[in-house]
RNA sequence: UGAGUGAACCAUGCGGUCGCUGUUACUGAUAAUUCAGUAGCAGAGGAAAGUCCGAACACCGCAGGGCAUGGCGCUGGGUAACACCCAGGUACCGUGAGGUAACGGAAAGUGCAACAGAAAAUAUACCGCCGUCACUUUUGACGGUAAGGGUGAAAAGGCGGUGUAAGAGACCACCGCGCAAAGUGGUGACACAUUGCGGCACUGUAAACCCCCGCCAGGUGCAAGACCAAGCAGGAAGCGCUCGAAGUCUGCCCGACUGAUGCUUCCGGGUGGGUUGCAAGAGGCAGUCAGUAAUGGCUGUCCCAGAUGAAUGACCGUACACGACAGAAUUCGGCUUACAGGUUCACUCAAUUU
Numbered sequence: 001u002g003a004g005u006g007a008a009c010c011a012u013g014c015g016g017u018c019g020c021u022g023u024u025a026c027u028g029a030u031a032a033u034u035c036a037g038u039a040g041c042a043g044a045g046g047a048a049a050g051u052c053c054g055a056a057c058a059c060c061g062c063a064g065g066g067c068a069u070g071g072c073g074c075u076g077g078g079u080a081a082c083a084c085c086c087a088g089g090u091a092c093c094g095u096g097a098g099g100u101a102a103c104g105g106a107a108a109g110u111g112c113a114a115c116a117g118a119a120a121a122u123a124u125a126c127c128g129c130c131g132u133c134a135c136u137u138u139u140g141a142c143g144g145u146a147a148g149g150g151u152g153a154a155a156a157g158g159c160g161g162u163g164u165a166a167g168a169g170a171c172c173a174c175c176g177c178g179c180a181a182a183g184u185g186g187u188g189a190c191a192c193a194u195u196g197c198g199g200c201a202c203u204g205u206a207a208a209c210c211c212c213c214g215c216c217a218g219g220u221g222c223a224a225g226a227c228c229a230a231g232c233a234g235g236a237a238g239c240g241c242u243c244g245a246a247g248u249c250u251g252c253c254c255g256a257c258u259g260a261u262g263c264u265u266c267c268g269g270g271u272g273g274g275u276u277g278c279a280a281g282a283g284g285c286a287g288u289c290a291g292u293a294a295u296g297g298c299u300g301u302c303c304c305a306g307a308u309g310a311a312u313g314a315c316c317g318u319a320c321a322c323g324a325c326a327g328a329a330u331u332c333g334g335c336u337u338a339c340a341g342g343u344u345c346a347c348u349c350a351a352u353u354u
Stems, first nucleotide, its partner, number of pairs: 001350010012319007020043010045325001049336002052334005057221004064254004069217005074088005089103001090101004104212002109209002111205003126149002128145007157175002160172003176200001177198005183192003225276004234267006246258004283302008320323001
């Protein structure tokens, strides 16, 4: 200098004018916890998004039994919790810094393996090699073989030798693989070396199954829920009253329980306002301690949107690198997706110069 890897961060800046929402103070009006005015202060994001996970919170449910359903799946740690995060193991990818992984089980069952290929799972022979016979010019028939070629994502360990008509773990040495045992290191996943056994011919797929194994899981969501205020008018039909309508047990069944001023349908009437939940929180920032880290402890300090037809805007000036994706709605922790441009740190590879 170029090409990369891994993290952290910023998200047009400044000034002015006029508005909008909230809040504090003051003033005025008022029946009022109300209204108006003036001044001060605050006013979207790293994803506010998708609503995909995990929680808080709220209500409903929770006698018992059975069957389903959904999720997760290497180890250790973190956390309120998680499908998230950190550290590690293993496998694969990359020259490397590093990256990726639904990463339990295929000797229980069912299914699938396109095209090509002889053959895709107790299978098979197209070319080839070898033997026998026929013909003898090409060759043909039968048999043996699976070393070599060819096909494929995948073809039944590798290499050398023995062996043979040709061959083959058919047999042997070494390497590899699988299983078992005890050992060493590690909390563990696992790693390492040793010994023995198996010639290694039943491959892959569980991001295929309403397959197996283990673990976990009640349901519904702030339109949850609580309170206040205002207002209304009943009528008809059907079913049922212990030989029982209907309801509850919030996936279903059994079973259990409740059950008559009841239940269902239709017609008609009223309201469709306010307060709260709802902004001090698993909170932010700084320092420090523990820890490889995720994270946690302690100390100090700060208060930082809260709308409800729903505020966060419009215009002007100025500077430049000319401005991406995008707008809160109960609240947090994650994941995923979108994104112009820019900053910082650590590291890798290559080339060059000193």
The RNA shown here (Bacterial RNase P class A) has 354 nucleotides and comes from a Thermodesulfobacteriota bacterium. Model confidence (mean pLDDT): 75 of 100. A source record names the gene rnpB. NCBI's taxonomy places the organism under Bacteria, Pseudomonadati, Thermodesulfobacteriota. The model forms 99% of the base pairs in the Rfam consensus.